[in-house]
Record summary
Small-subunit ribosomal RNA, central domain from an uncultured candidate division WS6 bacterium, 379 nucleotides, folded computationally. The RNAcentral record of the full RNA draws on ENA, Greengenes and SILVA. Its mean pLDDT, the model's own confidence on a scale to 100, is 82.

Context: one part of a larger RNA
RNA sequence: CUGGGCGUAAAGAGACGCGUAGGCGACUUCUCAAGUCUUCUGUCAAAUCCUUUGGCUUAACCAAAGGCUUGCGGAAGAGACUGAGUUGAUUGAGAAAUUCAGGGGAAAGGGGAAUUCCUGGUGGAGCGGUGAAAUGCGUUGAUAUCAGGAGGAACACCAAUGGCGAAGGCACCUUUCUGGGGAUUUUCUGACGCUAAGGCUCGAAAGCUAGGGUAGCAAAACGGAUUAGAUACCCGUGUAGUCCUAGCCGUAAACGAUCCCUGUUAGAUAUUUGUUUCUACCUGAGAUUCUACUUCGGUAGGGUUAAUGGGCGAGAUGAGUGUCACAGCUAACGCAGUAAACAGGGCGCCUGGGGAGUACGGUCGCAAGACUAAAACUC
Numbered sequence: 001c002u003g004g005g006c007g008u009a010a011a012g013a014g015a016c017g018c019g020u021a022g023g024c025g026a027c028u029u030c031u032c033a034a035g036u037c038u039u040c041u042g043u044c045a046a047a048u049c050c051u052u053u054g055g056c057u058u059a060a061c062c063a064a065a066g067g068c069u070u071g072c073g074g075a076a077g078a079g080a081c082u083g084a085g086u087u088g089a090u091u092g093a094g095a096a097a098u099u100c101a102g103g104g105g106a107a108a109g110g111g112g113a114a115u116u117c118c119u120g121g122u123g124g125a126g127c128g129g130u131g132a133a134a135u136g137c138g139u140u141g142a143u144a145u146c147a148g149g150a151g152g153a154a155c156a157c158c159a160a161u162g163g164c165g166a167a168g169g170c171a172c173c174u175u176u177c178u179g180g181g182g183a184u185u186u187u188c189u190g191a192c193g194c195u196a197a198g199g200c201u202c203g204a205a206a207g208c209u210a211g212g213g214u215a216g217c218a219a220a221a222c223g224g225a226u227u228a229g230a231u232a233c234c235c236g237u238g239u240a241g242u243c244c245u246a247g248c249c250g251u252a253a254a255c256g257a258u259c260c261c262u263g264u265u266a267g268a269u270a271u272u273u274g275u276u277u278c279u280a281c282c283u284g285a286g287a288u289u290c291u292a293c294u295u296c297g298g299u300a301g302g303g304u305u306a307a308u309g310g311g312c313g314a315g316a317u318g319a320g321u322g323u324c325a326c327a328g329c330u331a332a333c334g335c336a337g338u339a340a341a342c343a344g345g346g347c348g349c350c351u352g353g354g355g356a357g358u359a360c361g362g363u364c365g366c367a368a369g370a371c372u373a374a375a376a377c378u379c
Stems, first nucleotide, its partner, number of pairs: 003351004007333002012347001014202002017200002022195003027088001030085003034082002036078008049067007092192001093189003096185005104178007111155001116150007126137002163170002207248006216242002221237004259346006267324012281311003286305008328335002352379003361372004
C1' cells in the first nucleotide's frame, strides 16, 4: 500500500457552532461527447517471459511460429451511467404566516433564609472538638438567647427517571436586549444540499497578569492528636484561591469512554411539549326563567341552557427524553427506531508492550506549559 477496524481490547479530534478547498449529491426534458464502452489503425526495438514445434544421444542451451507488450496517439461509432449546458416540477433545503415550551445567552435592578463579624440587653462558667483527647475560645464575661447594624458568597422547598443549549454548561424574583428549537398552514424560492483537510470561534476546574473584593470554605504553612515514624487520614487556626472587571491559558474519566448527515427495519410502556378528534364528568363568561327585597337603576337566592373557553380522561399524529424487548448484530458483556441492525456520503483516528505522548526541531504562551512528534535500546 491492499486490507481490517475504532462502546469496554490500539483507535471518534472537547464542541463541530461558522465555514474555504476538496469529496459526494433527489425527480425530469433535450443537446454535447470530456470521462466510459465498442470497432479499426499506428506505435509499443531486439533479447528476456509464456505456449507449441523443431535441432544438438537427453537436459541446460539454440532456432522458428504465435502470444504477451496491461500504455500512448489517430479515425469511426454508442449514449445507459458520470460530467458540461439546458427545460420543467417539488418531495430535500430555506423563507413566510399563526402559534408553543424552555435554569439557552448578556446587562441592570430587587429579595429572603443562613454563616461570620460589630454594638447593646439578659445571663454567669464553661464552650468547642473527638473513637478518646488535646491544641483553641472564655470572668477584659465566651457558649446560649434577644434587638439593631455591616459585609460577602450561595440561592432550601418547587425538583423530576424533568427542561434548554453544539459542547463546556445553565436554577431566588423582575425588567430590557438577544440566539436557537418544535408544531400547524402548504403561501413563497426552486436543489439553494451533506460532509469538511487547513482556517475562525467557543471551551469546566486549576493556573497566570493588572486592579478591586474577601462572609464561609480552604491547597501551602503553623499547632494538637494518632503512630515505631506520620512531611497523611482526625482536630484547631490559616494564606493564596474561590467572587467581580479586563486580558491570557486551551487542558479534563471535556464520557454515552459510542464523529456528522440521509434513508430502511416487529412490538410494549413511561414521561416532556405541540397539533387534532371524541364522549362522560367538573368549572363556567354569557343567555334565560322563578322567588324575595327595591331608591325601579338594580341586589340576593334558586332552576334551565351553555361556548371556536378552561380542567380531567381516551384515541390519532409530530418533535424530544427514558425503560424493556423481536429480528439482526456482537468475542462476550450487551446494543436494539436516541442501534453497536441494514445500506449510502464525508471527515478524523488505530496498526504489539515498554522507551513515550518523552527527546530534538517548529508553532503558540508572561509563565506553567500546550500542540505537532520520533529513534536507539529492550521484551